[in-house]
RNA sequence: ACUACGAGCUACUCUAUCGCGGACUCGUGCAAACGAGGAUGAGGAAAGUCCGGACAACGUAGAGUACCACACCAUCUAACGGAUGGGGUUCUUCCUUUGGGAGGAAUACAGAAAGUGUCGCAGAAAAUAACCGCCCCUUGUGGGUAAGGGUGAAAACGUGCGGUAAGAGCGCACGACUUCGGUAGGUAACUAUGGAAGUGGAUAAACCUUGUGGGUUGAAAUGCCACGUAUACCGACGUUUGAGGGUUACUCGCCCGAUGUCGGAGGGUAGGCAGCUAGAGCUUAACAGCGAUGUUGAGCGUAGAUAAAUGAUAGAGUUAAUACAGAAUCCGGCUUAUUGGCUCGUAGUUUUU
RNA sequence: GCGAGCAUAGCUCAAGGGCAGAGUAUCUGGCUUCCACCCAGAGGAUGUCGGUUCGAUUCCGACUGUUCGCU
Numbered sequence: 001a002c003u004a005c006g007a008g009c010u011a012c013u014c015u016a017u018c019g020c021g022g023a024c025u026c027g028u029g030c031a032a033a034c035g036a037g038g039a040u041g042a043g044g045a046a047a048g049u050c051c052g053g054a055c056a057a058c059g060u061a062g063a064g065u066a067c068c069a070c071a072c073c074a075u076c077u078a079a080c081g082g083a084u085g086g087g088g089u090u091c092u093u094c095c096u097u098u099g100g101g102a103g104g105a106a107u108a109c110a111g112a113a114a115g116u117g118u119c120g121c122a123g124a125a126a127a128u129a130a131c132c133g134c135c136c137c138u139u140g141u142g143g144g145u146a147a148g149g150g151u152g153a154a155a156a157c158g159u160g161c162g163g164u165a166a167g168a169g170c171g172c173a174c175g176a177c178u179u180c181g182g183u184a185g186g187u188a189a190c191u192a193u194g195g196a197a198g199u200g201g202a203u204a205a206a207c208c209u210u211g212u213g214g215g216u217u218g219a220a221a222u223g224c225c226a227c228g229u230a231u232a233c234c235g236a237c238g239u240u241u242g243a244g245g246g247u248u249a250c251u252c253g254c255c256c257g258a259u260g261u262c263g264g265a266g267g268g269u270a271g272g273c274a275g276c277u278a279g280a281g282c283u284u285a286a287c288a289g290c291g292a293u294g295u296u297g298a299g300c301g302u303a304g305a306u307a308a309a310u311g312a313u314a315g316a317g318u319u320a321a322u323a324c325a326g327a328a329u330c331c332g333g334c335u336u337a338u339u340g341g342c343u344c345g346u347a348g349u350u351u352u353u
Numbered sequence: 354g355c356g357a358g359c360a361u362a363g364c365u366c367a368a369g370g371g372c373a374g375a376g377u378a379u380c381u382g383g384c385u386u387c388c389a390c391c392c393a394g395a396g397g398a399u400g401u402c403g404g405u406u407c408g409a410u411u412c413c414g415a416c417u418g419u420u421c422g423c424u
Stems, first nucleotide, its partner, number of pairs: 001349010012317007020041002024037005043324001047335002050333005055218004062252004067214005072086005087109001088107008110209002115207002117203003131149002133145004137140001157175006176199005182193004222274004233264005244256003281300008354423007363377004371407001379395005400416005
């Protein structure tokens, strides 16, 4: 320098012509409407709907059980399963005085020493280990033994010495791990060091246990206006000893309930207003903080449709404008998709020094 | 707009975390003068990517496709 992969930033600007949306202004008009005008009009993910909130409604929104989610520590935040910083573990690269040290990546990372379950094949045995081997005797359908054998993803703490009939954490030394205390450092997770007791295989993205949190339902929520209708028909139950119902998994509690309730088949409407965009808002500066983030000051104000609008062509900037994709209550995240350009990292190739 | 499920062979469906199977279709051989029926045999699959686990169709997550429900 090029290529490949990964991560991040950015997500066109200006001019002309034609066209679209909802508002505004002006003109005509009783009104409906029509005409003209200049502004304004999608995203970094508007997506998936995976989390968390705002907001709204429901019968105080109560109790119990169930269900769901989360799970190292601290901090941030309206909140979170998100973010930041730190710790532990695993993998990997490099260096090394072989004690270790440094860098990078991943991490759903509470408990398997509370209990239950599962562990195919192989193997004697998969968790009350005796098949072969070894040892003992009273020689049997006996007893002891986890050193040696091999299987497996996993084999009953590892190595050595002692010990023993043979063996064995049976004892000792060193080392590994678990639990409970101590000391030092740290807000904490944890780290270092030393003590006592021990040696209990894996699996909780199996049931489960512990701790924490969750009332339910979502703008098709909800509050109004207008129009129209069947207060008719059929069936069931019931009228206070109460049928049935009450956006809530079940039970209880609570509430409504007689011109009643539920079901069926039908009838009517299918228009408008609000909710709707000023919001945990955006930009920028200073300060605090390692950082996520916060505080203060200044400035900005820019979609709101309801069958649903943002487009097309030409030219220039600049070698290139080509991708993924389109608001529908709003916001914070996560995940996924993505052209061109730029930055960084890893690997490879080539050239030069 | 909001929510719930499903995806296994060409088609319709099975499978307690432990060798992926059945029916039918396809192909080959047999039977038949030939075809069909029938008999014997063969090939063929867990939507994609990642994780947990010794081991994943199964458990978890993210995508893709598809079905259903709610005014």
The prediction has a mean pLDDT of 77.
Two RNAs folded together computationally: RNase P RNA and transfer RNA, 424 nucleotides in total.
Rfam match: Bacterial RNase P class A. Gene Ontology terms of the family: tRNA processing, ribonuclease P activity and dimeric ribonuclease P complex.